This is a predicted structure of a 61-nucleotide RNA (Fluoride riboswitch aptamer (crcB RNA motif)) from Ancylobacter dichloromethanicus. The coordinates come from a structure-prediction model, not an experiment, and the mean pLDDT is 80. The organism belongs to Ancylobacter, within Bacteria.
RNA sequence: CAUCGAGUCGGGGAUGGAGUCCCCCACAACCGCCCACAAGGCUGAUGACUCCUACUGCGCG
Numbered sequence: 001c002a003u004c005g006a007g008u009c010g011g012g013g014a015u016g017g018a019g020u021c022c023c024c025c026a027c028a029a030c031c032g033c034c035c036a037c038a039a040g041g042c043u044g045a046u047g048a049c050u051c052c053u054a055c056u057g058c059g060c061g
Stems, first nucleotide, its partner, number of pairs: 010025004016052006032042003
């Protein structure tokens, strides 16, 4: 210096917040898709479930 393993405190899982569970990372995890690139276009506020907020569609008052 590199690699592997264990532990602590943490961090992360495409746009906000909370709870539970799951997974990942140790400067890494992570940083959506279509299109040759660009232009242009598409889905979803979740990793999964539930709730809230925001956004969108429909109906009623």